This is a predicted structure of a 390-nucleotide RNA (Bacterial RNase P class A) from Trebonia sp. The sequence was found by an Rfam model in a public genome assembly. Rfam family: Bacterial RNase P class A. From the family's description: Ribonuclease P (RNase P) is a ubiquitous endoribonuclease, found in archaea, bacteria and eukarya as well as chloroplasts and mitochondria. The coordinates come from a structure-prediction model, not an experiment, and the mean pLDDT is 76.
[in-house]
């Protein structure tokens, strides 16, 4: 200097004139208005693919179905995430990839070609015997050739009629035993041995582990609707039983009709089923009609951010300090002007000049940890390889 690979960051700035949401304070003519201070969209806010917090079912055991994950060890609130490592594959390398347990539980599939695709098999070939002459029949063989993605280990030899793990040496693989290293997955070394009895589970399945359900449109409070029951107090009428009216508190709660039922449990719930459990009598279910779609809470102090330090290969964790950084509800941060910055084009040796409808993806809605997807342009760093110079 070039190429590659991995990671991090920015993604407009300054000034001016107006205009917005929330919080706090002050003034006020208090329906409201004005002023001051603070603060106000993201790395993905997108996807809704995972995991949680939170709320309710609900005080909620267990099982089946269903779903998820799949090497080991750590991290984390947890995960299908993150880190480190192991094994396999790719790459000269830095690095990258992996639906990474099981084919000896069972079922299925492997087209075509080929003799044969799983305890499979003889087309060509080789050898032997008989007949016979350009071949035929019988027997042996799976070393050579062919087919295929894949064909019952490889090389060399002994042996044989010809061969063959039939036998031998070395090697690969598998199984067993031992030693060493490692938390472990595994790795290395040595010994023994039948000789070697496909592939596919991101096919069904088996094994191990994990999982209640629904979701902020969760869930609460008030108001509205138009009654009912109980208690207290009180006025009038009545011989009395009782009737009419008014005030307060508590509970339940719109009206009409039908059915069932009253503790020997109707009906409803546990968001697929079983079990079991719970609510339930002023009850429940069904049908028809009516009222309210309003206001407030939930709603932001968090598994929070930043800095320093210690531990750890790392992910991350401990300690100390410091900061408060959106809460809308038809939905707020925008518009205009000027200068600059960046990018592209033209001219120019350069400095520079001129031009451009140029400047990405894209807007919280309960919150957080991840993953995935989108992104004009720009900056920084680590490592690997190649070339040149010293």
């Nucleotide at each position: 200097c070039g190429a590659g690979u991995c990671g991090g960051c920015c993604g407009g700035g300054c000034g001016g004139u107006c205009g917005c949401g929330c919080c706090g304070g002050g003034c006020u003519u208090c329906g409201g208005g004005c002023c001051c201070g603070g603060u106000g969209a993201g790395g993905a806010a997108g996807g809704u693919c995972c995991g949680g917090g939170c709320u309710c079912c609900a005080c909620a055991c267990g099982g089946c179905a269903g779903g998820g994950u799949g090497g080991u060890c750590g991290g984390u609130a947890a995960c299908g995430c993150c880190g480190a490592c192991c094994c396999g594959g790719g790459g000269u390398g830095a690095c990258c990839c992996g639906c990474g347990g099981g084919a000896c539980a069972g079922u299925g599939c492997c087209a075509c070609a080929g003799a044969a695709a799983a305890c499979a098999g003889a087309c060509c070939g080789c050898c032997c015997c008989g007949c016979g002459u350009c071949g035929c029949g019988g027997g042996g063989u799976a070393a050579g050739g062919g087919u295929g993605a894949a064909a019952c280990g490889g090389u060399g030899g002994u042996g044989u009629a010809a061969g063959a793990g039939a036998c031998c040496a070395c090697c690969a693989g598998c199984g067993c035993c031992g030693c060493a290293g490692g938390u472990g997955a595994c790795u290395g070394c040595g010994g023994c041995g039948g000789c070697u009895c496909g592939g596919u589970a991101a096919a069904c399945c088996c094994c191990a582990c994990c999982c209640g359900g629904a979701g902020c449109a969760a869930g609460g409070u008030c108001a509205a609707a138009a009654g009912g029951g109980c208690c207290c107090a009180u006025g009038c009428c009545g011989c009395g039983a009782g009737g009419c009216g008014c005030g307060g508190g508590c509970c339940u709660g719109c009206g009409c009709g039908a059915g069932c039922g009253a503790u020997u449990g109707a009906g409803g719930g546990c968001u697929g089923c079983c079990c079991g459990c719970c609510c339930g009598a002023u009850g429940c279910u069904c049908g028809c009609g009516g009222g309210u779609a309003g206001a407030c809470c939930g709603c932001a102090c968090g598994a929070g951010g930043c800095u320093g330090u210690c531990g750890g290969c790392a992910a991350c964790g401990g300690c100390a300090g410091u900061c408060c950084c959106a809460g809308a509800u038809g939905g707020a941060u925008g518009a205009c002007c000027g200068c600059c910055g960046c990018c592209c084009c033209g001219c120019g040796c350069a400095a520079g000049c001129g031009g451009g409808c140029g400047c990405a993806c894209a807007g919280a809605a309960c919150c957080c940890g991840g993953c995935c997807u989108a992104c004009a342009g720009g900056c920084c760093g680590g490592c690997u390889c190649g070339c040149c110079c010293c």